Overview
Small-subunit ribosomal RNA from Terminalia arjuna, 1466 nucleotides, folded computationally. RNAcentral holds the sequence, with entries from SILVA.

[in-house]
RNA sequence: AGAGUUUGAUCCUGGCUCAGGAUGAACACUGGCGGCAUGCUUAACACAUGCAAGUCGGCCGAUAAGUGGUGUUUCCAGUGGCGGAUGGGUGAGUAACACGUAAGAACCUGCCCUUGGGAGGGGAAUAAUAGCUGGAAACGGCUACUAAUACCCCGUAGGCUGAGGAGCAAAAGGAGGAAUCUGCUCGAGGAGGGGCUCGCGUCUGAUUAGCUAGUUAGUGAGGUAAUAGCUUACCAAGGCGAUGAUCAGUAGUUAGUCCGAGAGGAUGAUCAGCCACAUUGGGACCGAGACAUGACCCAGACUCCUAUGGGAGGCAGCAGUGGGGAAUUUUUCGCAAUAGGCGAAAGCUUGACGGAGCAAUGCUGCGUGGAGGUAGAAGGCCCAUGGGUCAUGAACUUCUUUUCCCGGAGAAGAAGUAAUGACAGUAUCUGGGGAAUAAGCAUCGGCUAACUCUAUUCCAACAACCGUGGUAAGAUAGAGGAUGCAAGCAUUAUCCAGAAUGAUUAGGCGUAAAGUGUUUUUAGGUGGCUUUUUAAGUCUAUCGUCAAAUCCUAAGGCCCUAGACAGGCGGUGGAAACUACCAAGCUGGAGUAUGGUAGGAGCAAAGGAAAUUUCCAGUGGAGUGGUGAAAUGCACAGAGAUCGGAAAGAACACCAACGGCGAAAGCACUCUAUUGGGCCGAUACUGACAUUGAGAGACAAAAGCUAGGGGAGCGAAUGGGAUUAGAUACCCCAGUAGUCUUAGUUAUAAACGAUGGAUACUAGGUGCUGUGCGUAUCAACCCAUGCAGUGCUGUAUCUAACGCGUUCAGUAUCUCGCCUGGGGAGUACGUUCGUAAGAAUGAAACUCAAAGGAAUUAACGGAGGCCCACACAAGCGGUGGAGCAUGUGGUUUAAUUCAAUGCAAAGCGAAGAACCUUACUAGGGCUUGACAUGCCGCGAAUCCUCUUGAAAGAGAGGUGUCCCUUCAGGAACGCAGACACAGGUGGUGCAUGGCUGUCGUUAGCUCAUGCCGUAAGGUAUUGGGUUAAGUCCUGCAAUGAGCGCAACCCUCGUGUUUAGUUGCCACCGUUGAGUUUAGAACCCUGAACAGACUGCUGGUGAUAAGCCGGAGGAAGGUAAGGAUGACGUCAACUCAUCAUGCCCCUUAUGCCCUAGGCGACACACGUGCUACAAUGGUCGAAAAAAAGGGUUGCGAUUUCGUGAGGGUGAGCUAACUCCAAAAACCCAUCCUCAGUUUUGGAUUGUAGGCUGCAACUCGCCUGCAUGAAGCUGGAAUCGCUAGUAAUCGCCAGUCAGCCAUACGGCGGUGAAUUCGUUCCUAGGCCUUAUACAUACCGCCUGUCACACUAUGGGAGCUGGCCAUGCCCAAAGUCGUUACCUUUACCGUAAGGAGGAGGGUACCGAAGGCAGGGCUAGUGACUAGAGUGAAGUUGUAACAAGGUAGCCGUACUAGAAGGUGUGGCUG
Repeated sequence: AGAGUUUGAUCCUGGCUCAGGAUGAACACUGGCGGCAUGCUUAACACAUGCAAGUCGGCCGAUAAGUGGUGUUUCCAGUGGCGGAUGGGUGAGUAACACGUAAGAACCUGCCCUUGGGAGGGGAAUAAUAGCUGGAAACGGCUACUAAUACCCCGUAGGCUGAGGAGCAAAAGGAGGAAUCUGCUCGAGGAGGGGCUCGCGUCUGAUUAGCUAGUUAGUGAGGUAAUAGCUUACCAAGGCGAUGAUCAGUAGUUAGUCCGAGAGGAUGAUCAGCCACAUUGGGACCGAGACAUGACCCAGACUCCUAUGGGAGGCAGCAGUGGGGAAUUUUUCGCAAUAGGCGAAAGCUUGACGGAGCAAUGCUGCGUGGAGGUAGAAGGCCCAUGGGUCAUGAACUUCUUUUCCCGGAGAAGAAGUAAUGACAGUAUCUGGGGAAUAAGCAUCGGCUAACUCUAUUCCAACAACCGUGGUAAGAUAGAGGAUGCAAGCAUUAUCCAGAAUGAUUAGGCGUAAAGUGUUUUUAGGUGGCUUUUUAAGUCUAUCGUCAAAUCCUAAGGCCCUAGACAGGCGGUGGAAACUACCAAGCUGGAGUAUGGUAGGAGCAAAGGAAAUUUCCAGUGGAGUGGUGAAAUGCACAGAGAUCGGAAAGAACACCAACGGCGAAAGCACUCUAUUGGGCCGAUACUGACAUUGAGAGACAAAAGCUAGGGGAGCGAAUGGGAUUAGAUACCCCAGUAGUCUUAGUUAUAAACGAUGGAUACUAGGUGCUGUGCGUAUCAACCCAUGCAGUGCUGUAUCUAACGCGUUCAGUAUCUCGCCUGGGGAGUACGUUCGUAAGAAUGAAACUCAAAGGAAUUAACGGAGGCCCACACAAGCGGUGGAGCAUGUGGUUUAAUUCAAUGCAAAGCGAAGAACCUUACUAGGGCUUGACAUGCCGCGAAUCCUCUUGAAAGAGAGGUGUCCCUUCAGGAACGCAGACACAGGUGGUGCAUGGCUGUCGUUAGCUCAUGCCGUAAGGUAUUGGGUUAAGUCCUGCAAUGAGCGCAACCCUCGUGUUUAGUUGCCACCGUUGAGUUUAGAACCCUGAACAGACUGCUGGUGAUAAGCCGGAGGAAGGUAAGGAUGACGUCAACUCAUCAUGCCCCUUAUGCCCUAGGCGACACACGUGCUACAAUGGUCGAAAAAAAGGGUUGCGAUUUCGUGAGGGUGAGCUAACUCCAAAAACCCAUCCUCAGUUUUGGAUUGUAGGCUGCAACUCGCCUGCAUGAAGCUGGAAUCGCUAGUAAUCGCCAGUCAGCCAUACGGCGGUGAAUUCGUUCCUAGGCCUUAUACAUACCGCCUGUCACACUAUGGGAGCUGGCCAUGCCCAAAGUCGUUACCUUUACCGUAAGGAGGAGGGUACCGAAGGCAGGGCUAGUGACUAGAGUGAAGUUGUAACAAGGUAGCCGUACUAGAAGGUGUGGCUG
């Protein structure tokens, strides 16, 4: 310090997630030791048991024990004193002077310290105790006795009240032989403690905006330790609040703690300060101190005891129990230390505290051994089978003993002479023993360090995010190995950081979320120049304080010691620049006056012309109207058309413009009246009067609403006609509300420049509007220049880019509004406004990992432009109809083996299925195998015969004894055996190689360098011409190059040279015959050359490339044909050509054999053949090819047969011989338009031939006989541009034969048409839009149906909280009292003062009643939302998305939606 994740890729915006640290933690697995810490975060839930507050006999009386007595010692129920207000626990309540900090004045203070006085004289009781007595108990009652440091009175007082007299108020003794010690009382002061007041700080919500009646202030009185509405009577009507009162929710607070670079965020365990509480609520008493944790009274709930009459209790003290919970310890030791209480002291007491125990809960330290050791051991895992790795790791040798075990010694902590140690026989030291007792957890796809095998196969599972798993998973599970940390490790939960993702430091708002529709204005914020005053802010010096602990720094071996910095608040002094205040000025900001001026600025009234519609009248006579095409509609009852007249309402052509005005909405015929604002010019005046603006006011398109008018045209809804699968739409005919107006209402729009307002500054150029000035002129122009406005272009800058750019989205200041992932949702609830429609404000649950902006490339478009192709058009001939052949689908079957399936499968693999082939089926057999290599044994091999069997096979008999040799043996072959292995046309073409198809023989596809861009990418390759062509030329931030194109290659077309046999024959001679002599001219054949290049010429074009015409030439613009197939696409085809990974079978999915099947047959499709006839058929006669093949062959000749063919076998290993006859054509005969043809030949019968072990399933051919459909073929569709189509025959391969009408070649005869590129198809280039990128066979919206989830409404129902009013009213304080009672004082007495009880008045908790407010749960039913697998219905959006889309509004419709009206361009 960053990283992953939106995309095909890119840059942004923006969320989600991760890596770090922390914890009172919990859970899984594991676990050796020590030190120091920490340990109910939940039920402030309920508590059994024990302990946690006592002490003093030196206050007192009395009792008991010990002793024979005196004396002495001890004990302690009671009186009395002090302490039980500390210590310890908890965090429920509390948003408050509770806490923190800094101050203050009207107070109290036991014990303690300092200091000054005093203690004189009297008196009356009472507990204990004793007796009687009530009660179950708890606990009492009556009578009698008694003491005090208990109580009371009088006197006294440096005190208090008061201000003139005066009045009020104290005391206690005890111990000691004594000195003396210690108490008591009244003052004064102090320390420490406490009470009170106040400035500032201290969470969230406005969907809580008004709150308050002792409330705010005063006076009198009361009251308190003290101030005070603290209380009360009276009087006044105040007080608080947008700087957030009140209400609601949540919460103990601080020092600190955690995180963070910091600013800051979160938190408030342990330790320390403060506060509050003690089962819930109320209350007072005692006291220095309490409204009291182990005190009291009352009430409520709960628990316990009970004799039912009544009583007892309070662990949020320490242990502990139950419960709750993911979860938190022992019913331990000791007062030895520290500290508290009491005591004169000894001492007693203390679950405070000191210790131990339990828990890896945390931090920290140590260990689980060290050194050597390669045969690189066994074993595991992997493997290319060679090896690698775990791994010097183990074993083995040697060393050490932290830890562990067993002995010995043995503390400090003790102060304070001695004595006194819970911890503890602990820490520590020391001797002995033996490597001995001691390693796990998580992870290994990326982020993120670490990789392989096996199993599984969208299953099981993993996962923080992205994602993984559908048969080769580095992501699941296991294993081996590796990495990280380590007595722990990983997960979960929570907080901070990363997150600049709430931005003070430090963000944004044109298009990503975000500028209010506009304007005026209040509070508030901010504010021009000059000079004074003050010193609030500011700066500076210093003082006080901010407890300790913590953090930080330093010293130190440790315990621990010392010191801060910074920051806050307060006091004192100083400075005066800036802000502020005071005062006085200024004119530049702003405004006023004045002179001009432009304008669809507002409002009101008057007037106008064109058009439309309706009505009236005339002419006229059949249609009109409307559309893509039609129809509904109107029309002989006279439409439409035309002419004249009248009426009505709405809107104002041309001018008209990137022109004007207005704050915006908005504003347009003309004229008049009136009102507002702007701009320009010149001069005066005021003197900062300014700017922004929460709240508030005003205005505000269209639609809509209320009431009254009006209503021509248009026109939601509605009706009809079309279109359509449907058409609640688009189109057409009608048409209501509305549109217009008056008075109100509504308050929203894509109310947009998607850009708030104000001020200043920062290059230019060029238009337009308004108005000045200069120059010039007779005048108008021209030219130059200023201010205000409105446009375009553009520099710098800015921006993610697009773009903006003096009219800023630049540089700055001020101020307001708004944003913080997408959806849910601008929804719900609440509130305000509205007649309503609705508007404003405005969430959450839940859900996703994206949503989004700009730009890029490709693809696509029912977007545009250019071009090409037998793509269309123009032609010729077919297919589709018939019969047959063949292939496929389907069906059938034991099997009908498999593959190929739009173009680009289907006469395809198959250039040839009767057996074989053959992969399929049935049956019979074999198991190291039909085939390969290795080992061992025997035998040469081979050949012949017989039995059995469908064959394979099984069994038996015979023949034979080879070759080499170093004499051991070896080679080839056969048989038998065991094991490694063979074998597989079994699976996966979606694991692959190779080969192939297709776009496409289309003209494209790229690279290097440079340049442009943040980048993806672009440029070149686009533009202007041209070409068959990215072919060439030209221009250009491009310059070059590569793969393609073209050419080079083959065939064919012309010529020359050369060579002439088996080919040829002009001349000579010859024959039946180029048969032979002869020839090398010709033809032909083979080889080598030449030739064609827009080379020449005219025109055109840019003096280019090229194009058009011409000449010459055998051939002319690629002469013709072939081969040749760029980068890539289709997970295209092929595991059955071959090769091959992995998986599978191994007496079978391998191998052999026989028979069957691949040839089935209702049907559908493809490709062909033959035809339907006269341009023909049949018979006869006769002419002219090319290219091939042949020795297991072609086979002449001759002969037999009607024929297929048979016999014979010349010649030929081929320019020699054979196949071999070419056919159409031509000549000639008959047929004469019809399915009873001399058409057509299917089908069937029968007789034969050939091949072959074999012709039934299932071959071909021949003769005779038979003689089907078919008379030119619907929708649709195919091929072809010249030696082509069409038509005619010939040959080869495969092959025993052949189902070949196929396929591949060969030649013969030999056309028609092309205006052209609008349309169909395919393709190429450029531009454009895009929400597509699996790329339009894309994406995507809404209803409906089903499932699940959360939420709203809901007759209500049930709780909780809060306040109010009334009723009842406990305990209790203060008051009051005529009843009852009374030792101390007064009084001779009667009686009084004072007190207790009882009664009573106010207040008063709990309770009851009533109506409210807030909140939670639940609720029949209901509403929308979200998420789901491949459901249903349409196709609204994205391309001109097929009617451009969207916004507001209204109506309407199954649904998306449609239509009207106004607006926007996104």